[in-house]
RNA sequence: GCCAGCGUAGCUCAGUGGUAGAGCAACUGUUUUGUAAACAGUAGGUCGUCGGUUCAAAUCCGACCGCUGGCU
Numbered sequence: 001g002c003c004a005g006c007g008u009a010g011c012u013c014a015g016u017g018g019u020a021g022a023g024c025a026a027c028u029g030u031u032u033u034g035u036a037a038a039c040a041g042u043a044g045g046u047c048g049u050c051g052g053u054u055c056a057a058a059u060c061c062g063a064c065c066g067c068u069g070g071c072u
Base pairs, nucleotide, nucleotide: 001071002070003069004068005067006066007065010024011023012022013021018055026042027041028040029039030038048064049063050062051061052060
């Protein structure tokens, strides 16, 4: 330099046009002499950035940024 994949909650990931979710972690409560475990609940998101298409975009298209892999 060329090609491909990935970017969504603190972490690991789902969500392939129509209300943004799960597990773990965090916090609160119940329980316990106390901790852990268990149970119930709460909070946490500019969906990498900018533009385009669309009535409507995390999702489709383009550019850019970052990471990973392959080729040279």